[in-house]
Order: sequence, then structure tokens, then C1' cells
RNA sequence: GGGCGGUUAGCUCAGUUGGUUAGAGUAUCUCGUUGACAUCGAGGGGGUCGAUGGUUCGAAUCCAUUAUCGCCCA
Repeated sequence: GGGCGGUUAGCUCAGUUGGUUAGAGUAUCUCGUUGACAUCGAGGGGGUCGAUGGUUCGAAUCCAUUAUCGCCCA
């Protein structure tokens, strides 16, 4: 220098060829259960989907540029 893949909640990850309010596990907080802790049960908070711009009535999803991480080739 060229090619491919990843980037979504604190962490690990889903998201079916664009369409209703963006989800799960775990963690955290509250309540219940216990003499107390753990386990277990119920509930809550937490995200402008790496960034910018574009296409569209509508974008996590499509296009362009760009940042960063990994792999391969030279």
C1' cells in the first nucleotide's frame, strides 16, 4: 500500500433482504424471601447503534468519507 471482518447498555452479544416503543444475558439499584448472608422471585435505571454527510415518507440496517481493533496478501 491492497483485501476482508468487527464497532449496538458498565461487560459479552443478538437484531430475520429499511417500517410500530432498540433487545437478551450478566453487572448495578430497590423490594420480597432469611435471625443474617448467599441463592431464588419481582421490579427499576442505564443507549441519540464508532464519527460526519447523503439517499428515503422512514436508516442500527443502504451509499460515501473517516476513526479504531483484528486477520490475510505484498

The prediction has a mean pLDDT of 81. Transfer RNA from Megasphaera elsdenii DSM 20460, 74 nucleotides, folded computationally. The sequence is in RNAcentral, with records from ENA and Rfam. Its Rfam family is "tRNA".